[in-house]
């Protein structure tokens, strides 16, 4: 310099056009002599940035930044 992938709650991840979900991890309750397990419930995300299509974008398109991975 060129390609592919890949950004979504504290973390791993789902979500493929119509007001965002789990798992673990936080909190509270209940259960113990206490902690743990176990139930039950909560509370935490303007979806990496900008702009385009659209009646409506986390979804599609362009750009740009950031990781990871190829080829010179």
């Nucleotide at each position: 310099a060129g390609g592919g992938c890949c950004g979504u709650g504290g973390c791993u991840c789902a979500g493929c056009g119509g007001u965002a979900g789990a798992g673990c991890a936080u909190c509270u309750g209940c259960u113990u002599g206490g902690a743990g397990u176990g139930c039950a419930g909560a509370a935490g995300g303007u979806c990496c940035c900008g702009g385009g299509u659209u009646c409506a974008a986390u979804c599609c398109c362009c750009a740009a930044c950031a990781g990871c991975c190829c080829u010179c």
Background: Predicted 3D model of a 72-nucleotide RNA (transfer RNA) from Podarcis muralis. The coordinates come from a structure-prediction model, not an experiment, and the mean pLDDT is 82. Lineage of the source: Eukaryota > Eumetazoa > Euteleostomi > Dipnotetrapodomorpha > Podarcis. It matches the Rfam family "tRNA". Rfam's curators write: Transfer RNA (tRNA) molecules are approximately 80 nucleotides in length. The family's RNA type in Rfam is transfer RNA.